Small-subunit ribosomal RNA from an uncultured bacterium, 1386 nucleotides, folded computationally.

RNA sequence: AGAGUUUGAUCCUGGCUCAGGAUGAACGCUGGCGGCGUGCUUAACACAUGCAAGUCGAACGGGAAAUAUUUCAUUGAGACUUCGGUGGAUUUGAUCUAUUUCUAGUGGCGGACGGGUGAGUAACGCGUGGGUAACCUGCCUUAUACAGGGGGAUAAUCAUUGGAAACGAUGACUAAUACCGCAUGUGGUCCUCGGGAGGCAUCUUCUGAGGAAGAAAGGAUCUAUUCGGUACAGGAUGGGCCCGCAUCUGAUUAGCUAGUUGGUGAGAUAACAGCCCACCAAGGCGACGAUCAGUAGCCGACCUGAGAGGGUGAUCGGCCACAUUGGGACUGAGACACGGCCCAAACUCCUACGGGAGGCAGCAGUGGGGAAUAUUGCACAAUGGGCGAAAGCCUGAUGCAGCAACGCCGCGUGAAGGAUGAAGGGUUUCGGCUCGUAAACUUCUAUCAAUAGGGAAGAAAGAAAUGACGGUACCUAAAUAAGAAGCCCCGGCUAACUACGUGCCAACAGCCGCGGUAAUACGUAGGGGGCGAGCGUUAUCCGGAUUCAUUGGGCGUAAAGCGCGCGUAGGCGGCCGCCUAAGCGGAACCUCUAAUCCCGGGGCUCAACCUCGGGCCGGGUUCCGGACUGGGCGGCUCGAGUGCGGUAGAGGCAGGCGGAAUUCCCGGUGUAGCGGUGGAAUGCGCAGAUAUCGGGAAGAACACCGAUGGCGAAGGCAGCCUGCUGGGCCGCCAUUGACGCUGAGGCGCGAAAGCUGGGGGAGCGAACAGGAUUAGAUACCCUGGUAGUCCCAGCCGUAAACGAUGGACGCUAGGUGUGGGGGGACCAUCCCCCCGUGCCGCAGCCAACGCAUUAAGCGUCCCGCCUGGGGAGUACGGCCGCAAGGCUAAAACUCAAAGGAAUUGACGGGGGCCCGCACAAGCGGUGGAGUAUGUGGUUUAAUUCGAAGCAACGCGAAGAACCUUACCAGGCCUUGACAUCCCUUGCAGAGGUAUAGAGAUAUAUCCGAGGUUAUCAAGGAGACAGGUGGUGCAUGGUUGUCGUCAGCUCGUGUCGUGAGAUGUUGGGUUAAGUCCCGCAACGAGCGCAACCCUUGUGAUAUGUUACUAACAUUGAGUUGAGGACUCAUAUCAGACUGCCGGUGAUAAACCGGAGGAAGGUGGGGAUGACGUCAAAUCAUCAUGCCCCUUAUGGCCUGGGCUACACACGUACUACAAUGGCGUCUACAAAGAGCGGCAAGCCUGUGAAGGCAAGCGAAUCUCAUAAAGGACGUCUCAGUUCGGAUUGAAGUCUGCAACCCGACUUCAUGAAGCUGGAAUCGCUAGUAAUCGCGAAUCAGCAUGUCGCGGUGAAUACGUUCUCGGGCCUUGUACACACCGCCCGUCA
Repeated sequence: AGAGUUUGAUCCUGGCUCAGGAUGAACGCUGGCGGCGUGCUUAACACAUGCAAGUCGAACGGGAAAUAUUUCAUUGAGACUUCGGUGGAUUUGAUCUAUUUCUAGUGGCGGACGGGUGAGUAACGCGUGGGUAACCUGCCUUAUACAGGGGGAUAAUCAUUGGAAACGAUGACUAAUACCGCAUGUGGUCCUCGGGAGGCAUCUUCUGAGGAAGAAAGGAUCUAUUCGGUACAGGAUGGGCCCGCAUCUGAUUAGCUAGUUGGUGAGAUAACAGCCCACCAAGGCGACGAUCAGUAGCCGACCUGAGAGGGUGAUCGGCCACAUUGGGACUGAGACACGGCCCAAACUCCUACGGGAGGCAGCAGUGGGGAAUAUUGCACAAUGGGCGAAAGCCUGAUGCAGCAACGCCGCGUGAAGGAUGAAGGGUUUCGGCUCGUAAACUUCUAUCAAUAGGGAAGAAAGAAAUGACGGUACCUAAAUAAGAAGCCCCGGCUAACUACGUGCCAACAGCCGCGGUAAUACGUAGGGGGCGAGCGUUAUCCGGAUUCAUUGGGCGUAAAGCGCGCGUAGGCGGCCGCCUAAGCGGAACCUCUAAUCCCGGGGCUCAACCUCGGGCCGGGUUCCGGACUGGGCGGCUCGAGUGCGGUAGAGGCAGGCGGAAUUCCCGGUGUAGCGGUGGAAUGCGCAGAUAUCGGGAAGAACACCGAUGGCGAAGGCAGCCUGCUGGGCCGCCAUUGACGCUGAGGCGCGAAAGCUGGGGGAGCGAACAGGAUUAGAUACCCUGGUAGUCCCAGCCGUAAACGAUGGACGCUAGGUGUGGGGGGACCAUCCCCCCGUGCCGCAGCCAACGCAUUAAGCGUCCCGCCUGGGGAGUACGGCCGCAAGGCUAAAACUCAAAGGAAUUGACGGGGGCCCGCACAAGCGGUGGAGUAUGUGGUUUAAUUCGAAGCAACGCGAAGAACCUUACCAGGCCUUGACAUCCCUUGCAGAGGUAUAGAGAUAUAUCCGAGGUUAUCAAGGAGACAGGUGGUGCAUGGUUGUCGUCAGCUCGUGUCGUGAGAUGUUGGGUUAAGUCCCGCAACGAGCGCAACCCUUGUGAUAUGUUACUAACAUUGAGUUGAGGACUCAUAUCAGACUGCCGGUGAUAAACCGGAGGAAGGUGGGGAUGACGUCAAAUCAUCAUGCCCCUUAUGGCCUGGGCUACACACGUACUACAAUGGCGUCUACAAAGAGCGGCAAGCCUGUGAAGGCAAGCGAAUCUCAUAAAGGACGUCUCAGUUCGGAUUGAAGUCUGCAACCCGACUUCAUGAAGCUGGAAUCGCUAGUAAUCGCGAAUCAGCAUGUCGCGGUGAAUACGUUCUCGGGCCUUGUACACACCGCCCGUCA
């Protein structure tokens, strides 16, 4: 940084899609370790249980416990005893004092922090910068001053008592750092009177005098302090309030507002303020978007991006808001208070039914919702917080641990050697290639994990003690490669390819698109590519997308200029001077929390992570500058306006007048039609039309002039005259002095049609009616005809309202018309200036087309509009309208395009030019009949298969009785009829003969060619053979066709952004892209032509088997001879528009002529450009893939391909007298021949048979050519035409003529008397007609391929049919008109 996708291709416009990065993610497959982070995005849904805010006895009175003490009571051991007792260990209770500990309550401080959540909020809520002279601030800190003396209560407690409980009630007692007077009054506050200073209006501040009200609390210790208390002034910290700027979407939300806006006064507050109240005034906000609606916590930042931007607002940090929902205040320095109170509501729980209790959006956890988000863990060791003098207590803040690949970062799953390139897999052209040094194997190492030993820092203080994490991190030791790899992709974009399976099925797919039998796109496998403890998918955001364009887009035709003007707000604005300093530029300072980010360092082994220093955007204040923009003042005249003098015009409005024409009415003339059309009909007309003459009426429109013309802002404006009136242009340069341009809203004008009311109505004419056309014809055509068209008044407000081009100004080559005005001149003509209106054209622009001083060029200003196609200019809402409808204007859903311009083709019932037996002009046919043959159809066991418009159908087939043969039935064979390889056996044995059989085959015997040691045969095993089985849409080769049409291309150059164009087009000419000329083309190739064959003339050479003029000879060129002729075989010559005349551009060429055998490519053939038709052929052959393998292969017999109601094609023979028949008679060419052609003779009516010369052929044979000619006959008839069909008898070929051959003879004698619609061939030795030959072939020809004989007619011409060529034009076609495509129905 781009790429894919609209087209046959191209350029452009334009959308869709992809590659990148990111995430609090989720899902699928997989999962070794560690570090650091992160973890309910949904139900601000409901919550069991535990914990999360307490602390202080050094404020207080009690209480309890323990110990010691005082006193009393009680118990009464041992001992002593006078037995009366003494004594008092011990026990229990009460009491006094003291100490220690604990504590319900009073009291103090803290529960306003910390922690959670994002529901609400579009707001001074947040951000940023300011203000507070309008304020508060507990604890902390710095000062100053002070604390004298009293009083009355009350909880606790005790007693009584209510209630199930929660919780109380009454009476009595008591303390304080609890509460309340009095005193004192530094200082503060307030009031009155002075003085000074400052500021920003209210005011602030310093200071003097007088007056008023108003403070306090003690505790601990044991004397020295310490902790507290009161007042006041500072500081610090934290807050409150106010303001500038900034902060999402919708105008289909345009008006909102009564405490509303302001004032005065009182109140409330820490404080300002309608914050609240009374009164007064009527204001305030709003297109610079009020109000309303929707959505949303805001920011630092995070993601992305080159940036500008866009998106987001998890974790961390700041602010705000909230604590089940709604409301309220109390206490307090601070709350209208998450774990406080009161009320209301919903829900849950307890209850003795009377009443009560609760609030996880704290940490865990549960249910629910959801695609989805963790433990009812440990510790206060550290950091921090609350209380306390302290010890300490509390702390789900926090520090840690657990769970989760959720993310980022790091590490590992081994390293080196190792080629018989193992086995195995995959593939293969079977040779190999590949997985692959990969493995095995050898050597080495031990990070992680596991075991054992040691073992921290984090702890800070004066000693000691103190670690949740944790026996964790880390270190060491020994041993083992042992325990550790997956996921996605492989058609293009996009790195990576093969095989099999599947067969528009199953599937894939982000876009284009893959899949219908050879799928690199589906599934699997092998291989490969990518990433890697992850990999993919889904969702979302940015990017790419300059696809909302500030940076950085457009609007003639792609989406897009309002139909046009006037004008408000707004935006923008000429020249000169002075001032100012808002914009602008520079500097300094303040701020921009920390973290993040960037740069440079440091610490964890590295990294992630943590950390230190520096930097960054934005905002504010002050000072300086004075060019430019803005503001103020003064001036100017070029912009703009006014004036004066001219001038053109269908500019507008009103009134009047005119002629032509149409129609109607009246009258005259006049008679049978008129009218209308492509042709008709409806219609009108004998009741007198049309036509024509005269008179009259009415309405509408104004021929010629007239234009490429004029005017107007646009719509639009046309007979003539008059009146009123708008604007323009030219000339003058008098006057004003920037007065200008544009213009959201707004106002006005606005074709046609339409609407309302009233007139009018000749012609025309929606609707309607009739007649035609047509398959139909609700159309086009015709005859009628109502609204309407016309006028007045009022609506409507739209058009392809178009130059598809908004307005204004300036600038940027020209040329040529035309309208208006002016000037100059040598005065009809020409030149110059201004304004308008056209065409051509340069630079420039444009995707191209094109535009080009009338810009779509170069600039400035303003407005309007566009952002893929369809849905749709539609729905809903609003506004307007009498209505019709108009204006404004979406979404769901759906497609991957829709489009613009140009290019090449193809096509057109577009145009121009030209050609062809294409038509026309002719000749002869086909289509009717019979037969032959092919095809379709039908039939069949099978009627094998292919060919299908031209370009299949007497085609493959140059010849189906068997064979052929591929089809059917039946009988047989299974390594096979045929090829290669291996093993075993072998006198092995082709062939003949016999038997059985339909035969293949089987068996047997004898004869025996031939053959030798594997050449052969038989048997066997498997590799394999074989297939006319499929696919001609997998192919090669070959062929048909357009078409023997004149075309098809290339190189270089040039033009075009490009596809492409040019050349190859144009003017002539030709059979021809044949040639000439011209030309940004110059050349060249494949085609055309020529070269080749044949035929037509001549020459030369050679003469056998050919020929015979002369000589000789014969029945005969038979023989001698000849080399003249014919002929044959070679080689040459000849024809080139070469010559002459004319036409033409003097060219090419054409026309005519001469000469010549032949004349303008002499005739014929061979020869078929680039390509088209997925044309034909897998059954000529070859061949990929698929299929069959005791059969889809092979052998055999028989049958079939020959069927037959019918349909079509191609032929033959005819229908007759230009003929048939009979007899006689003449003249070819080209071929073929040894398993052949066969003379001749004999036999047969004949087909033919028998015998048999010659000839491998210029020698012999096939072989008589026929039509023709001569003579005769038939006489127009189903015939002496025609020969089908059938009967009988034969001949030939062949193993074999039944199905199913040809021929012969005799007999039979069908249809048919020239063929409907339609259609074919042919332009000269042609058509027509006549016979001859050959290939195939045993036999079989009306077919095919050749050969000669006889031998015409016609072509005016290119309008039409068909086909083709060139140029041009339109196109929404490109599978290309057999296209594309619309509507309805299913």